Predicted 3D model of a 351-nucleotide RNA (Bacterial RNase P class A) from a Candidatus Rariloculaceae bacterium.
[in-house]
RNA sequence: GGAGUCGGCCGAGUAGCCGCCGGGGUAUCCCGGAGGAAAGUCCGGGCUCCAUUGGGCAGGGUGCCAGGUAACGCCUGGGGGGCGCGAGCCCACGGAAAGUGCCACAGAAAAUAUACCGCCCAGCAUCGCGCGUCGAUGCCGUGGUAAGGGUGAAAUGGUGCGGUAAGAGCGCACCGCGCAGGUGGUAACACGCUGCGGCAGGGCAAACCCCACCCGGAGCAAGACCGAAUAGGGGAGCGCAUGAGUCUGCCCAGACCAGCUCCCGGGUAGGUCGCUAGAGAUCUGCGGUGACGCAGAUCCCAGAUGAAUGGCUACUCAAGACAGAACCCGGCUUACAGGUCGGCUCCCCCC
Numbered sequence: 001g002g003a004g005u006c007g008g009c010c011g012a013g014u015a016g017c018c019g020c021c022g023g024g025g026u027a028u029c030c031c032g033g034a035g036g037a038a039a040g041u042c043c044g045g046g047c048u049c050c051a052u053u054g055g056g057c058a059g060g061g062u063g064c065c066a067g068g069u070a071a072c073g074c075c076u077g078g079g080g081g082g083c084g085c086g087a088g089c090c091c092a093c094g095g096a097a098a099g100u101g102c103c104a105c106a107g108a109a110a111a112u113a114u115a116c117c118g119c120c121c122a123g124c125a126u127c128g129c130g131c132g133u134c135g136a137u138g139c140c141g142u143g144g145u146a147a148g149g150g151u152g153a154a155a156u157g158g159u160g161c162g163g164u165a166a167g168a169g170c171g172c173a174c175c176g177c178g179c180a181g182g183u184g185g186u187a188a189c190a191c192g193c194u195g196c197g198g199c200a201g202g203g204c205a206a207a208c209c210c211c212a213c214c215c216g217g218a219g220c221a222a223g224a225c226c227g228a229a230u231a232g233g234g235g236a237g238c239g240c241a242u243g244a245g246u247c248u249g250c251c252c253a254g255a256c257c258a259g260c261u262c263c264c265g266g267g268u269a270g271g272u273c274g275c276u277a278g279a280g281a282u283c284u285g286c287g288g289u290g291a292c293g294c295a296g297a298u299c300c301c302a303g304a305u306g307a308a309u310g311g312c313u314a315c316u317c318a319a320g321a322c323a324g325a326a327c328c329c330g331g332c333u334u335a336c337a338g339g340u341c342g343g344c345u346c347c348c349c350c351c
Base pairs, nucleotide, nucleotide: 001347002346003345004344005343006342007341008340009339010338012316013315014314015313016312017311018310020033021032022031023030024029035322039333040332042331043330044329045328046327047219048218049217050216059215060214061213062212063211064078065077066076067075068074079093080091081090082089083088094210095209099208100207101204102203103202116149117148118145119144120143121141123139124138125137126136127135128134129132157175158174159173160172161171162170176199177197178196179195180194181193182191183190184189223273224272225271226270233264234263235262236261237260238259243257245256246255247254248253280299281298282297283296284295285294286293287292317320
């Protein structure tokens, strides 16, 4: 100098004028007023109401190990696998010898295996000569064979030697695999440590399923309080007709039903609370590899409800992206003009 990788921060600024929302003062003044994602509403929790002994079934979710946390599907550290020269990045990463199911096309065969070509063997026929326990060709067999070819994303461990009619874990060596033990590690797991087994069953579980663990439902329009007008409900008293009618199956008998007065409660409009002091922010110290935890000091940082956070002017520059709270918080994901800082890696050049 170039290329790359990981992480953090900022997200136009300043001044004046006119407005809007909240709080404090009542002298017309002072203070505060969107984001890193306020977004998607995808997870987790707080809070509220309803339900609820416990447990099970059903249903849903999570899925290597350990830790962090209020909790999580998040984060940190580690293990395993894949990619990259590397910094680094990616992975739903339990179980396929419990069972069921699926595996397009091609291919003989896609899973109780199987013989298309080839190779070998037996039999028959023909031909040849060197006349044989011979060779070649053709036919044929519930014959042998998974070495070789061919198909496929994938074909029943790999390489070599032996072996055989040809072959084959058929035998052996090494590699791989499985099981048991040992060692290290909290564990996942690792080991060129030991022994046993020739070795058995290809893949798919974000297919059903099995195993382990977790999960009650609805959501601030939750929910609580105050509460008109009008209409309606309940109770008490008065009234109570020779009554229409309803009910007790019918008769008898009984109850209810108009109106007036008083009292009570629910609820609508509207209002108040919930509402922002909180798993809070900043700084320092300590513990921890880290996520994070503990302690101290300091600070208060929107709270609307037709719903504020805006407009104009001037100057500066790089000419301003994605986007706007609505109960709160922790995450994840997605969007984002441009600027800036730092760690690390690779290549080239110079000293």
Its mean pLDDT, the model's own confidence on a scale to 100, is 77.
The gene name in the source record is rnpB.